[in-house]
Context: one part of a larger RNA
RNA sequence: GGCACACGAUGGAUGCCUUGGCACCGAGAGCCGAAGAAGGACGUGGGAAGCUGCGAUAAGCCCUGGGGAGGAGCUAACCAUCCACAGAUCCAGGGAUGUCCGAAUGGGGAAACCCGGCUGGGGUCAUGCCCAGUCAACCCUGCCUGAACACAUAGGGCAGUGGUAGGGAACCCGGGGAACUGAAACAUCUCAGUACCCGGAGGAAGAGAAAGUAACAACGAUACCCCGAGUAGUGGUGAGCGAAAGGGGUUCGAGCCUAAACCGUCUACGUGUCAAGCCAGCAGGCGUUGCGUAGACGGGGUUGUGGGACCACCCCGGAGGGGCUGCUGACCUUCCAAGGAGUUACAAAUCUGACGUGUAGCGGAACAGGUUGGAAAGCCUGACCACAGACGGUAACAGUCCGGUACGUGAAGCACGAUCAGACUCCUGGGUGUCAUCCCGAGUAGGGCGGGGCCCGUGAAAUCCCGUUCGAAUCUGCGAGGACCACCUCGUAAGGCUGAAUACUCCUCGGUGACCGAUAGCGGACAAGUACCGUGAGGGAACGGUGAAAAGUACCCCGGGAGGGGAGUGAAAGAGAACCUGAAAUCGUGUGCCU
Numbered sequence: 001g002g003c004a005c006a007c008g009a010u011g012g013a014u015g016c017c018u019u020g021g022c023a024c025c026g027a028g029a030g031c032c033g034a035a036g037a038a039g040g041a042c043g044u045g046g047g048a049a050g051c052u053g054c055g056a057u058a059a060g061c062c063c064u065g066g067g068g069a070g071g072a073g074c075u076a077a078c079c080a081u082c083c084a085c086a087g088a089u090c091c092a093g094g095g096a097u098g099u100c101c102g103a104a105u106g107g108g109g110a111a112a113c114c115c116g117g118c119u120g121g122g123g124u125c126a127u128g129c130c131c132a133g134u135c136a137a138c139c140c141u142g143c144c145u146g147a148a149c150a151c152a153u154a155g156g157g158c159a160g161u162g163g164u165a166g167g168g169a170a171c172c173c174g175g176g177g178a179a180c181u182g183a184a185a186c187a188u189c190u191c192a193g194u195a196c197c198c199g200g201a202g203g204a205a206g207a208g209a210a211a212g213u214a215a216c217a218a219c220g221a222u223a224c225c226c227c228g229a230g231u232a233g234u235g236g237u238g239a240g241c242g243a244a245a246g247g248g249g250u251u252c253g254a255g256c257c258u259a260a261a262c263c264g265u266c267u268a269c270g271u272g273u274c275a276a277g278c279c280a281g282c283a284g285g286c287g288u289u290g291c292g293u294a295g296a297c298g299g300g301g302u303u304g305u306g307g308g309a310c311c312a313c314c315c316c317g318g319a320g321g322g323g324c325u326g327c328u329g330a331c332c333u334u335c336c337a338a339g340g341a342g343u344u345a346c347a348a349a350u351c352u353g354a355c356g357u358g359u360a361g362c363g364g365a366a367c368a369g370g371u372u373g374g375a376a377a378g379c380c381u382g383a384c385c386a387c388a389g390a391c392g393g394u395a396a397c398a399g400u401c402c403g404g405u406a407c408g409u410g411a412a413g414c415a416c417g418a419u420c421a422g423a424c425u426c427c428u429g430g431g432u433g434u435c436a437u438c439c440c441g442a443g444u445a446g447g448g449c450g451g452g453g454c455c456c457g458u459g460a461a462a463u464c465c466c467g468u469u470c471g472a473a474u475c476u477g478c479g480a481g482g483a484c485c486a487c488c489u490c491g492u493a494a495g496g497c498u499g500a501a502u503a504c505u506c507c508u509c510g511g512u513g514a515c516c517g518a519u520a521g522c523g524g525a526c527a528a529g530u531a532c533c534g535u536g537a538g539g540g541a542a543c544g545g546u547g548a549a550a551a552g553u554a555c556c557c558c559g560g561g562a563g564g565g566g567a568g569u570g571a572a573a574g575a576g577a578a579c580c581u582g583a584a585a586u587c588g589u590g591u592g593c594c595u
Base pairs, nucleotide, nucleotide: 001594002593003592004591005590006589007588008587009586015580016545017544020516021515022513023512024511025510026509027508028507029505030504031167032166039101040100041099042055043054044053046079047078049075050074051073061095062094063093064092065091066090070083071082072081106115107114108113116135117134118133119132120131121130122129137164138163139162140160141159142158143157144156145155171202172200173199174198175197176196182189186236212219213218223250224249225248226247227246233241234240255497256496257495258441262299263298264297265296266295267294268293269292270291271290277286278285279329280328281327282326283325284324304475306440307439308438309437311433312432313431314430315429317336318335319334320333321332322331338428339427340426341425342424350423351422352421353420354419355417356416357415358414359413361409362408363407367382368381369380370379371378383400384399385389391403392402393401446470447469448468449467450466451465452464456482477492478491479490480489481488532539533538552579555566556565557564558563
């Protein structure tokens, strides 16, 4: 020095465990913010480092409700001082306070700082100083003022319980919009209208009441799912991409409002004394009341078996009022009655009550003995409950020990509501006929050119959208049925609104798992977006386990200590905190053998 064996040291694998994660299901909630958010800084405890809570009223203040014996949050003890059956701590609801920064908004600024104006108050002889309130911009509305230029307008200013801003995981709509890649290279194509950027909104968004789909039969808004179907198509006919009708379901007692014609009122402008006109008739009276154009408002009207206006006719509750006057009729309007409807579009704002749900809780059955053991819930014996034998805990494995579970029950306050009732609010003429007159959404439809988007890559390329340039018609109209034409059929564009079925989950509650079990599972079971790295954007860890219970080793001995030996605790200390188990590499000690 090697080999073997034994005993150790080191190390932290493995096994077991789980406070933490992951995925999904069922419900809920789906916004917060100038009444100052999200997120922070700094403070705040008797002693206080971090976390949590809170804000100079600072681990808290007030009220209401629950609850019922111990409390003054956690790591985390200890000391001190307090609170509490006259109900504390704790839980729920409502309120108060809420420094400074941050959209940050009096001005500034290198965030958490600096410096002000005005009003009121405090302090001082006075100034400095302190406290409360207020002071950004833009939009809207109203008002005041007011140029060039007379009116006017621009501009300036003031006010408001007015609005906006900023934040938010995914879902949604819109405006922009790649490349790697695939095509076994690559350019059309694909990836993909994806990623990403920007704008906007909502609890959903978007779409939506046919200028539809069809095919000689018909259907009847939209959305989503299953089928149709990887079909029809498209495609360097490559790679690939990829419908629709129709059928079956979910949902749905969802459909509506306008523009125009016509009538009326008001305003402005033009025009108008031979007048025209003032609802009709008769009589009287008036006379810039008329007519035209434009705008606003009210009535009217909303359709494709075309509809409406206009005109004519028929039917139709009561009372009051109105026009230049009187009478009659018609018309308009107010109130009552009758009928109907409503906050989800169809007009719109709420309130009250009932009921239900949620936000603290409460009640809640039934077991003993023996035995092994440190410990019984194990085993044995004999019982019991069960609308409860889910689960967790308790010294090993508990229906009957504890918390619970099934079931039942509960709210002063607050929130919600697809429910009901009331208050409240709104609406109310209908029918027939003629088809003569008028209206039925214009720089629109459509055409040319250039693009985009549709299964559709320019193709025979319709339909839809955009740019540009031309540019119609009003029902005997217009569009569509995949170039185009005819016939036939379907629809009625160029205005708008609309619940539900659908998508998603930052968040709350309940539950589930042939999900993980500390190099796994979220990056994070531990001081975690921490330590640390980076100028910065940003990157980003590691670290779990004594024991049933600290019962965490009084006392003695060696040692400066570290550490150890006794003693003691404990079932166990070879469980002693570097603490369950304790593999391997690695390092020793002892013995044997070999060199």

This is a predicted structure of a 595-nucleotide part of an RNA (large-subunit ribosomal RNA, domain I) from Nitriliruptor alkaliphilus DSM 45188. The coordinates come from a structure-prediction model, not an experiment, and the mean pLDDT is 82. Its Rfam family is "Bacterial large subunit ribosomal RNA". Its family is annotated with ribosome and structural constituent of ribosome in the Gene Ontology.